[in-house]
SAM riboswitch aptamer (S box leader) from a Chitinophagales bacterium, 133 nucleotides, folded computationally.
The model forms 97% of the base pairs in the Rfam consensus.
The source organism's lineage runs through Bacteria, Pseudomonadati, Bacteroidota, Chitinophagia and Chitinophagales.
It matches the Rfam family "SAM riboswitch aptamer (S box leader)". Gene Ontology term of the family: regulation of gene expression.
The sequence was found by an Rfam model in a public genome assembly.
This record gives sequence, structure tokens and C1' cells, in this order.
RNA sequence: AACUUAUUGCGAAAGACGGAGGGAAUAGGCCCGCUGAAGUCUUGGCAACCUUUUAGAAAAUUAAUGGCUAGAAAAUAAAUAGCUUUCUAAAAACGGUGCCAAAACCUACCUCAAUUUAGAGGAUUAAUGAGUA
Repeated sequence: AACUUAUUGCGAAAGACGGAGGGAAUAGGCCCGCUGAAGUCUUGGCAACCUUUUAGAAAAUUAAUGGCUAGAAAAUAAAUAGCUUUCUAAAAACGGUGCCAAAACCUACCUCAAUUUAGAGGAUUAAUGAGUA
């Protein structure tokens, strides 16, 4: 880099080096920037995707089942024990990522609405997490 999937109107910046660009790409717009952009480093923070804990739920049938194993003997066996999947709610923040101007800054393509111009939804693209080979 590819594929699958979830999220993207919340939140959170100081210092050092650096020295003119930056807001993903193209176009238009609008912004940020010499009162110091990008980038690198240090420290701090945000958030809660992965993670951890607690509680609850998981068709029908059945007295009693989320799943698997033990229990378990020729057969039946849903207690009990261990492990474990998904979903919901709450909490935590040591660890793995991520992020810390403006909605992913806005628009572009489609549908609806509107026709005294302002809107709503979706797609595309992108970013990030988790997973796959």
C1' cells in the first nucleotide's frame, strides 16, 4: 500500500530549535501565519477506538440454556465449576494508537426542499481505530 468494519458539529497547548508557509489532493471560497507557518524535540493535556472492572441482557422449546469444556457411566441430564462471544449501561485511564484553530474550515456529485438563495439527507474522497491475509 490492499480488503472489512466503526467513528468523524464534543474536547484538549506551552516551551526550545526552525524560518515561510499552512488548513490531505484538484478548483473556488474563507481563514491561520514574521505578535513566527510547516517540520523536529521536550513537557503538558484531551478523548475513550483497543484495554481493564462492575452490573444486566442474548430467539424458540424447556421446570431450568448466549456458546464451549468438565460434570458424564450404555442412554438422558439445562445443577455446579472453568473458559469464552456479542450487545447495553456505568466507571477507570497504568498500557497500545490517535488527537490538541475554525464541522473532516466550507462548497464541488446525487436526492429532497427553496426560487428575495439561506436548508436537510446521502454519495465520493480523506483521516483515525480495530481486524484480515